[in-house]
Context: one part of a larger RNA
Molecule: small-subunit ribosomal RNA, 5' domain
Organism: uncultured bacterium
RNA sequence: GACGAACGCUGGCGGCGUGCCUAACACAUGCAAGUCGAACGGAGAUUCAGGAGCUUGCUCCUGAAUCUUAGUGGCGGACGGGUGAGUAACGCGUGAGUAACCUGCCUUUCAGAGGGGGAUAACGUUCUGAAAAGAACGCUAAUACCGCAUGAGACUACAGAGCUGCAUGGCUCAGUGGUCAAAGGAGCAAUCCGCUGAAAGAUGGACUUGCGUCCGAUUAGAUAGUAGGCGGGGUAACGGCCCACCUAGUCGACGAUCGGUAGCCGGACUGAGAGGUUGAACGGCCACAUUGGGACUGAGACACGGCCCAGACUCCUACGGGAGGCAGCAGUGAGGGAUAUUCGGCAAUGGGGGAAACCCUGACCGAGUAACGCCGCGUGAGGGAAGACGGUUUUCGGAUUGUAAACCUCUGUCCUCUGUGAAGAUGAUGACGGAACAGAGGAGGAAGCUCCGGCUAACUACGUGCCAGCAGCCGCGGUAAUACGUAGGGAGCGAGCGUUGUCC
Numbered sequence: 001g002a003c004g005a006a007c008g009c010u011g012g013c014g015g016c017g018u019g020c021c022u023a024a025c026a027c028a029u030g031c032a033a034g035u036c037g038a039a040c041g042g043a044g045a046u047u048c049a050g051g052a053g054c055u056u057g058c059u060c061c062u063g064a065a066u067c068u069u070a071g072u073g074g075c076g077g078a079c080g081g082g083u084g085a086g087u088a089a090c091g092c093g094u095g096a097g098u099a100a101c102c103u104g105c106c107u108u109u110c111a112g113a114g115g116g117g118g119a120u121a122a123c124g125u126u127c128u129g130a131a132a133a134g135a136a137c138g139c140u141a142a143u144a145c146c147g148c149a150u151g152a153g154a155c156u157a158c159a160g161a162g163c164u165g166c167a168u169g170g171c172u173c174a175g176u177g178g179u180c181a182a183a184g185g186a187g188c189a190a191u192c193c194g195c196u197g198a199a200a201g202a203u204g205g206a207c208u209u210g211c212g213u214c215c216g217a218u219u220a221g222a223u224a225g226u227a228g229g230c231g232g233g234g235u236a237a238c239g240g241c242c243c244a245c246c247u248a249g250u251c252g253a254c255g256a257u258c259g260g261u262a263g264c265c266g267g268a269c270u271g272a273g274a275g276g277u278u279g280a281a282c283g284g285c286c287a288c289a290u291u292g293g294g295a296c297u298g299a300g301a302c303a304c305g306g307c308c309c310a311g312a313c314u315c316c317u318a319c320g321g322g323a324g325g326c327a328g329c330a331g332u333g334a335g336g337g338a339u340a341u342u343c344g345g346c347a348a349u350g351g352g353g354g355a356a357a358c359c360c361u362g363a364c365c366g367a368g369u370a371a372c373g374c375c376g377c378g379u380g381a382g383g384g385a386a387g388a389c390g391g392u393u394u395u396c397g398g399a400u401u402g403u404a405a406a407c408c409u410c411u412g413u414c415c416u417c418u419g420u421g422a423a424g425a426u427g428a429u430g431a432c433g434g435a436a437c438a439g440a441g442g443a444g445g446a447a448g449c450u451c452c453g454g455c456u457a458a459c460u461a462c463g464u465g466c467c468a469g470c471a472g473c474c475g476c477g478g479u480a481a482u483a484c485g486u487a488g489g490g491a492g493c494g495a496g497c498g499u500u501g502u503c504c
Base pairs, nucleotide, nucleotide: 001503002502003501005500006499007498008497009496012377013376014375015374016373017372018370019369020335025333026332027331029330030329031328034075035074036073039072040071042069043068044067045066046065047064048063049062050061051060052059053058054057082288083287084286091213092212093211094210095209096208097207098206101205102204106201107200108199109198110197111196112195114148116146117145123138124137125136126135127134128133153180154179155178156177157176158175160173161172162171163170164169184193185192186191214260215259216258221251222250223249226248227247228246229245231243232242233241263285264284265283266282267278268277269276270275290311291310292309293308294307313324314323315322316321341367343366344365345364349363350361351360352359353358380410381409382408383407390401391400392399393398414445415441416440417439418438419437420436424432448493449492450491451490452489453474454473455472459488460487461486462485463484469476470475
């Protein structure tokens, strides 16, 4: 000098930030991911029209419109948010490569959408179960599912021509055979939103690789899918990634292996720099989601608020069986020296869905709380000597507190009360905000902490008597202690001041 700090004493206000560093310990409760009726068939409600019955103001049937929506279906739940347990690794940083790769939504371009089929949830009936949930039979729709046709094109097999590269190879052109598409909705319509195949772009990702990346040799040898090859499987793709066979290699004092510690970086702190330390907040990457394992769906996950299995734990139970996962936002217990509200709003920015209206959003924006940090402001200003009283001290003359106070004249920053109320919002929309302006009031409501032997700015008195105590180092204290305690005075900083801890 610095701090995500803590503790002691003290504490007026504002702005901007920051706030479980410990138990990746366990969690009551609420919320944190939905949306689309312009994909679909139903169901319910309301209104209207027509008809029937009549009990004349109701019931039933049919149709239409509007609204709501459990279910099927689509898109999104792979983003956003949290945490740092694991990881010494191509994890991260930086530079390359992929002629070995994928990419929903978005942009551009090319070519299309013909004609069919069978189901199934919802629903109805019956049944089982305490519940969670489920079974049987029957009915129905689609942008759900499945054949067929067409094939600009893609893929593939065969056999050519041309161009070209850093090897395997890549690109273009023409031929033959084979395989592969599609979905509709809204609107009077125009048209719009969608659908299918292909090419390119953009974005996002995947893999490979040079270099860099802590400590220990009181860890010296390690390794059998191990190292390589041939052939296959698998993958978006290369590869012992996996498998069969063959060879016996491969790594290591330029530190392998083992053990310990640790998320990495942009940065941050310090320092003249070199360097040292560090990785809170903000941004990028990675990993994880009660512990371990696994796959499914999907453009994308081996998926925090999805599924399955196992373990531990908690809860419900009719004992047969079920339910759960805050390292999301609040909040609780525990641990700890120690860390906040079970708040408001989608007004802004952004995200998801939707044609839109709009809906959702504990992301976010705000408010609350804590002097935790930085910065700013205030606690009054001018005058005022009888140098008052009081205190302290004294050589008893005085000195000092000290223009300090009183007193006089003012001011209104802050404050209190009242009223209006800006920017933040492009046309509309403000949760919050309360700046600013106007009026009124009155010095009123606002100063402490540490130190005073030297280092180190600041001294006397009394008490104590190697006691009580102080102390960062040197050291003070045993009867005149500027070093202990108290008082007066003084010095330093100031809404803070000291102490402790950690780093330079």